This is a predicted structure of a 131-nucleotide part of an RNA (small-subunit ribosomal RNA, 3' minor domain) from a bacterium. Its Rfam family is "Bacterial small subunit ribosomal RNA". Its family is annotated with structural constituent of ribosome and ribosome in the Gene Ontology.
[in-house]
Context: one part of a larger RNA
RNA sequence: CACCGCCCGUCACGCCAAGAGAGUCGGAAACGCCCGAACGUCGCCGUAGGGCGGCGGAAGGCGGAGUCGAUGAUAGGGGCGAAGUCGUAACAAGGCACCCGUAGCGGAAGCUGUGGGUGGAUUACCUCCUU
Numbered sequence: 001c002a003c004c005g006c007c008c009g010u011c012a013c014g015c016c017a018a019g020a021g022a023g024u025c026g027g028a029a030a031c032g033c034c035c036g037a038a039c040g041u042c043g044c045c046g047u048a049g050g051g052c053g054g055c056g057g058a059a060g061g062c063g064g065a066g067u068c069g070a071u072g073a074u075a076g077g078g079g080c081g082a083a084g085u086c087g088u089a090a091c092a093a094g095g096c097a098c099c100c101g102u103a104g105c106g107g108a109a110g111c112u113g114u115g116g117g118u119g120g121a122u123u124a125c126c127u128c129c130u131u
Stems, first nucleotide, its partner, number of pairs: 003094001005091001008087002011084001013081004020074001023071005031063004039056007097118009
């Protein structure tokens, strides 16, 4: 403070954070393929200088998948905020007891149907216990 109480949801305004999102941009590494310098290695040819070929090989190119980051029209919620709008759902039997599950419906709280719970008030009855 204490029913002139408390309190719920939509809506409006402001701020904030997170997730979704056609995509766009970027990073690092890996993988597959292509090409392949120097160099290494193997083979062959040559009397020799050397030549030719195979394999490995940096850089480069292509591809798909994943990952990290930035950005993104839009849509939906969330948190907070002095005060605002609409109603009044809950708290007393809160004025239709409330709550849970479920279905439908409705500006919103919610309403209705249905099954369940008592963590319901009131009145009456029954059984047991105590005095």